[in-house]
Context: one part of a larger RNA
RNA sequence: CCGGGGACCCCCAGGGGGAAGCGAAGACCCCGUGGAGCUUUACAGCAGCCUGCCGUUGAGUCACGACUUCGGAUAUAUAGUGUAGGUAGGAGGCGUAGAAAUGUUUUCGCUAGGAAACAUGGAGCCGACAAUGGAACACUACCUUUUCGAAGUUGUGUCUCUAACUCAUACGAGGACACCGGUUGGUGGGCUGUUUAGGUGGGGCGCCAUGCCCUUGAAAAAAUAUCGAGGGCGCCCAAAGGUUGACUCAGGUGGGUCAGAAAUCCACCGUAGAGUGCAAGAGUAAAAGUCAGCUUGAUGUGACUUCGCAUAAUAGGAUGUCACAAGACGAAAGUCGGGUCUAACGAACCUUUAAGGCACAUUGGUAAGGCCUAAAGACGUCAGAAAAGCUACCCCGGGGAUAACGGAGUUGUCUCCAGCGAGAGUCCAUAUCGACCUGGAGGAUUGCUACUUCGAUGUCGGCUCUCUCCAUCCUGGCUGUGCAGCAGCAGCCAAGGGUAAGACUGUUCGUCUAUUAAAGGAGAUCAUGAGCUGGGUUUAGACCGUCGUGAGACAGGUCGGUUGCUAUCUAUUGGGGG
Numbered sequence: 001c002c003g004g005g006g007a008c009c010c011c012c013a014g015g016g017g018g019a020a021g022c023g024a025a026g027a028c029c030c031c032g033u034g035g036a037g038c039u040u041u042a043c044a045g046c047a048g049c050c051u052g053c054c055g056u057u058g059a060g061u062c063a064c065g066a067c068u069u070c071g072g073a074u075a076u077a078u079a080g081u082g083u084a085g086g087u088a089g090g091a092g093g094c095g096u097a098g099a100a101a102u103g104u105u106u107u108c109g110c111u112a113g114g115a116a117a118c119a120u121g122g123a124g125c126c127g128a129c130a131a132u133g134g135a136a137c138a139c140u141a142c143c144u145u146u147u148c149g150a151a152g153u154u155g156u157g158u159c160u161c162u163a164a165c166u167c168a169u170a171c172g173a174g175g176a177c178a179c180c181g182g183u184u185g186g187u188g189g190g191c192u193g194u195u196u197a198g199g200u201g202g203g204g205c206g207c208c209a210u211g212c213c214c215u216u217g218a219a220a221a222a223a224u225a226u227c228g229a230g231g232g233c234g235c236c237c238a239a240a241g242g243u244u245g246a247c248u249c250a251g252g253u254g255g256g257u258c259a260g261a262a263a264u265c266c267a268c269c270g271u272a273g274a275g276u277g278c279a280a281g282a283g284u285a286a287a288a289g290u291c292a293g294c295u296u297g298a299u300g301u302g303a304c305u306u307c308g309c310a311u312a313a314u315a316g317g318a319u320g321u322c323a324c325a326a327g328a329c330g331a332a333a334g335u336c337g338g339g340u341c342u343a344a345c346g347a348a349c350c351u352u353u354a355a356g357g358c359a360c361a362u363u364g365g366u367a368a369g370g371c372c373u374a375a376a377g378a379c380g381u382c383a384g385a386a387a388a389g390c391u392a393c394c395c396c397g398g399g400g401a402u403a404a405c406g407g408a409g410u411u412g413u414c415u416c417c418a419g420c421g422a423g424a425g426u427c428c429a430u431a432u433c434g435a436c437c438u439g440g441a442g443g444a445u446u447g448c449u450a451c452u453u454c455g456a457u458g459u460c461g462g463c464u465c466u467c468u469c470c471a472u473c474c475u476g477g478c479u480g481u482g483c484a485g486c487a488g489c490a491g492c493c494a495a496g497g498g499u500a501a502g503a504c505u506g507u508u509c510g511u512c513u514a515u516u517a518a519a520g521g522a523g524a525u526c527a528u529g530a531g532c533u534g535g536g537u538u539u540a541g542a543c544c545g546u547c548g549u550g551a552g553a554c555a556g557g558u559c560g561g562u563u564g565c566u567a568u569c570u571a572u573u574g575g576g577g578g
Stems, first nucleotide, its partner, number of pairs: 008578007017570003021565002029399004034395002036391004042194005048187003052183004058161003062157012075144001085143005092126003101120008165174003197210001198208002206227001211233006234382001235277001236339002241295007249273001251269005275284002280342003299325006306318002327336003350377005356372003407451001408449003412446001414442006423433002460535001461533003466524005473498003476493006501513004541559004545554003
């Protein structure tokens, strides 16, 4: 000096690995005392419809009722003449305007008899007095039971009318009905407003760990959580309470007719090994257990204390002190305000009850209503709203406080390996196979957790193309053999290269077919959708089966169903300039 390749700086073109690329406050999931649409035998209501009554709305007949008034009748315990309703007055009352008596008819009846009408009759009858016993249908007035008649008002039903009202072809038809209005009860997703709990190893389904009590967890004061472990309560008892008195249990040994392991009886031992209304723990023997007598202190009213609860407070519960009253038992001292102790329960509003209390509007009285006291009625989601569902037609606000894919942690499950070596292998554990038990590795399975992401990291499979691992399917080297050889079996080293095609299915996987030296297993955000596809899953339409009253639902099936992005940086490929 020439040629080639590379580094550096820059340019052009490319395909898209990365920027958990850009796009959109995730549509799935959960939450919100958020919303909307729809459903119904959710709750509550409103139209509409049905219906009783009233108004509009009048007249009459008949039948049967109700009320009021008037008139009449009716009323039997026993004793007593006898069919005495009650109370008051009362010594007289009725009768030629027809008494007693008799007859006929009607009516009531407790079968004794009473009453009325008519006829005959022609002058008396009844009461007081006496007996009975609560006095005289002798007479008068009022009231009660039952019943008859009349009148008035009114109701129900039948029938008729015409004049409201309605229709009308204006003739007539209907007719106090209907229409209309008010009010009562019902019906009423046609419509409206709402509700439809919480906890929760996501939510749903399940369950209640949502109010109480006991033991344990609980780490020797107290307190203490989990859908931790084991259980219990939502009563019961007029005695199973109070008091006074007496007694001792379970079990064992010995004895004793039927009688036996166990029946009842006797003797002895017997600190509780029994019993206690009820779970557990604690307590308990002249009792707190068992038996008996008498009883109601399981009573009324009030003021406080302490525990529960080192929490200010409510309800329920418990303890103790005091006052008043009336008591029970006991000879008395005394004890008694429930049960041996720890569970057995509920605020306000509202309603009911009380021989309750108070005041009731300018006066007297009453009703309704008000206030106070006490008791009862329930909220168990138990400090207590009045309350059913669907949404794939969906929406909003949020959440990685919380699920589905992936990642991470873990590794029960899974895959692989190892230790030991019972046994099989004719004999012989280890050529080969290898039980029980034990120790690991991996992080391909499936779980668990909820750490990352919900102002979004695109989700199965296939296609395409790339890199890696070895626990090696083939090819290579080697060892053992129950290796003669061929062919195998088992193991050691080894990841350089290779590891295909087809039928079925969306499939991964798998089964099958004929080949092949072999048709290995995994990883890379289950590599790879700003590379493709879109068959599956997983929107909106629709069908079937099943479920649901329904709206709708279904890891049940089925047909259909928008795959965005012009490359800034980086990485890389090809080309070029300096």
The part of an RNA shown here (large-subunit ribosomal RNA, domain V) has 578 nucleotides and comes from Candidatus Methanophagaceae archaeon GoMg2. Rfam family: Archaeal large subunit ribosomal RNA. The literature on the family includes a 2001 paper in Science by Yusupov et al., "Crystal structure of the ribosome at 5.5 A resolution". The prediction has a mean pLDDT of 81. It was read from a public genome assembly.